[in-house]
RNA sequence: UAGUUAUUAAAAGCGCCAGAAGCAUUUAUUUUAGUGCUUGACGAGGUUAGAGUUAUCGAGAUUUCGGCGGAUGCUCUAUGGCAUGUUACUGUCAUUAGAAAAAGUCCAAAAACUAGUAGUAAUAUUAGAACAAAAUCUUUUUCAUGUAACAUA
Numbered sequence: 001u002a003g004u005u006a007u008u009a010a011a012a013g014c015g016c017c018a019g020a021a022g023c024a025u026u027u028a029u030u031u032u033a034g035u036g037c038u039u040g041a042c043g044a045g046g047u048u049a050g051a052g053u054u055a056u057c058g059a060g061a062u063u064u065c066g067g068c069g070g071a072u073g074c075u076c077u078a079u080g081g082c083a084u085g086u087u088a089c090u091g092u093c094a095u096u097a098g099a100a101a102a103a104g105u106c107c108a109a110a111a112a113c114u115a116g117u118a119g120u121a122a123u124a125u126u127a128g129a130a131c132a133a134a135a136u137c138u139u140u141u142u143c144a145u146g147u148a149a150c151a152u153a
Base pairs, nucleotide, nucleotide: 014069015068016067017066019065020039021038022037023036024035025034026033042058043057044056048078049077050076051075052074053073079094080093081092082091083090085150086149087148088147089146098143099142100141101140102139103138104137113128114127115126116125117124118123
């Protein structure tokens, strides 16, 4: 340096399963129990650090129920950017680092359907074509673009 094997990591609608629902089997014999399984968030968007916390948007529709953990949201603090150089305050944001409103632009997967694959089954999975919203971004309008001290011209 190359190859092979094993382990670890991966992910953030993400992971897990004492409830719940469902399947198979044994026992049992009319409703129990045991064992082994299955389902349990579909994508879009989103990360300065710490703490706290019930974390945005739509699609779908028997459980996306319920529970635990986590989490890019929000709040507070700190740090940092902008507001004419420095410091402090204030305001607002988060490295593309002011706010609001209107208009416009951009973008999905699953479910379902069709055709297959795996499994005794529940179910899982592959391919095909279809359908969003918010934020972002663009344009326009309005508001803000400050106060004090110091320094320089």
About this RNA
The prediction has a mean pLDDT of 76. Predicted 3D model of a 153-nucleotide RNA (glmS glucosamine-6-phosphate activated ribozyme aptamer). The sequence was found by an Rfam model in a public genome assembly. Rfam family: glmS glucosamine-6-phosphate activated ribozyme aptamer. Rfam classes the family as a riboswitch.